[in-house]
RNA sequence: GGACUUCAUUAUAUGACCGCGGGGCCGGAAACGGCAAUGAGGAAAGUCCGAGCAUCACAGAGCAGGGUAGCUGAUAACGUCAGCCGAGGGCGACCUUAGGGCAAGUGCAACAGAGAUAUACCGCAGCGAAAGCUGUAAGGGUGGAAAGGCGAGGUAAGAGCUCACCGGAUCGCAGGAGACUGCGAUGCCAUGUAAACCCUAUCCGAUGCAACACCGAUUGGUGCGGGGAACAAUGCGUCUGCUCGGCGUACCCCGUUGUAAGGUGGCUUGAGCGUAAUGGCGACAUUACGCCUAGAUAGAUGGUCAUACACGACAGAACUCGGCUUAUCGAUGGAGUCCCGCC
RNA sequence: GCGGGUGUAGUUCAAUGGCAGAACACUAGCUUCCCAAGCUAGAUACGUGGGUUCGAUUCCCAUCACCCGCUCCA
Repeated sequence: GGACUUCAUUAUAUGACCGCGGGGCCGGAAACGGCAAUGAGGAAAGUCCGAGCAUCACAGAGCAGGGUAGCUGAUAACGUCAGCCGAGGGCGACCUUAGGGCAAGUGCAACAGAGAUAUACCGCAGCGAAAGCUGUAAGGGUGGAAAGGCGAGGUAAGAGCUCACCGGAUCGCAGGAGACUGCGAUGCCAUGUAAACCCUAUCCGAUGCAACACCGAUUGGUGCGGGGAACAAUGCGUCUGCUCGGCGUACCCCGUUGUAAGGUGGCUUGAGCGUAAUGGCGACAUUACGCCUAGAUAGAUGGUCAUACACGACAGAACUCGGCUUAUCGAUGGAGUCCCGCC
Repeated sequence: GCGGGUGUAGUUCAAUGGCAGAACACUAGCUUCCCAAGCUAGAUACGUGGGUUCGAUUCCCAUCACCCGCUCCA
């Protein structure tokens, strides 16, 4: 100097004027007026996971159903994250990985091919006059896949039939917290598919802030509460699809609830953010100090002008957090790898 | 905002992981003096991108578009 890898940060800036939202302060009896601050994101998005919170038996049992799938840890929890193991890619920094079990059972494997989980089409060898029979899985051919690969011995020809090496399986020993790794012995029998049914292990009650609580007005229905009647319960309803269990229930009366773009709470101080130290490889944890940072309900966060340049991407909160995924013009910094040149 | 579902030809719908079909519509030809109807032939598609598999419309993941329901009712 070139080509990369990885981790972070940032998300046009400055000023003037006019507006909008929620609070604060001042004036005012109120309506309202004034003042200075403050007001979208790294993804606010998709709603794909996990929680908080709320209601329903203060949440029950079994089945069904659904999620997850190497090991150890982190965390409130997770399908997330960290480190490691195995596998794959890259010269390398590094990256990717739905990575339990087809030796419990069942299903599927089109076309081609003799044969698709069992086989003899061509070939090779033996017998036979021939047709053909027997042996064989080296070689050929089909296929994604044909009873481990390659070499030597062996044989009528062949074959793990035997041996060395490689690969796989089982057992033993050693190492490791574990996934797993190394060594030795036995010994080659069992194709692929579980993002096919299924099996194993483990987790999951349902519904979601339009949850839910409170305030307020006419009628009917519905619902709720109380009283009476009834005692049918094998019925019907119920907040899981089924069974059990629980609760309620059929008729009458009384009271009440509550919608019609109603109001208030829930609603933003929180598993919070920043800095430093300590522990840990790390995710993260602990301690100290500092900070307060939208809360609307037809829905605010905008518009105009000026200056600068690198000419400005994706995009807009709606109960709140932790992640994942997807979209994104650019700019900056840290760490590292390979190649070339020079000293 | 929350929950659920669907994408196949121009339109409405099918298809068990193994050559994507049907009806109507469209185009051309035949028929007719001309048109319609009828007959014959033809063209046209699995929303998009990855993955699993020998092989994907189908199974899995992501994404895009569309539809439906939810505020006790009138």

Two RNAs folded together computationally: RNase P RNA and transfer RNA, 417 nucleotides in total. Model confidence (mean pLDDT): 76 of 100. Rfam match: Bacterial RNase P class A. Gene Ontology terms of the family: tRNA processing, ribonuclease P activity and dimeric ribonuclease P complex. It is annotated as a ribozyme.